[in-house]
Transfer RNA from Acidobacteria bacterium RBG_16_68_9, 75 nucleotides, folded computationally. The RNAcentral record of the sequence draws on ENA. It matches the Rfam family "tRNA". About the family: Transfer RNA (tRNA) molecules are approximately 80 nucleotides in length. It is annotated as a transfer RNA. The prediction has a mean pLDDT of 82.
RNA sequence: GGGGUGGUAGUUCAGCCCGGUUAGAACGCCGGCCUGUCACGUCGGAGGUCGCGGGUUCAAUUCCCGUCCACCCCG
Numbered sequence: 001g002g003g004g005u006g007g008u009a010g011u012u013c014a015g016c017c018c019g020g021u022u023a024g025a026a027c028g029c030c031g032g033c034c035u036g037u038c039a040c041g042u043c044g045g046a047g048g049u050c051g052c053g054g055g056u057u058c059a060a061u062u063c064c065c066g067u068c069c070a071c072c073c074c075g
Stems, first nucleotide, its partner, number of pairs: 001074007010027004020058001029045005051067005
């Protein structure tokens, strides 16, 4: 230098292929109940510029272009 895969909640990931209702799960965090206390259990809650910028579209996490980062392959 060329190519591939990935980047979504604090963490690990799904959703993307084939655009459309409010972006979800588990764990973690906060609060209630439970308990002599903690843990467990149970109920509820907060938490997201979907890596970044731009384009197409009535509408983009999803499609297109550029770019950054991580890993892998080729040279």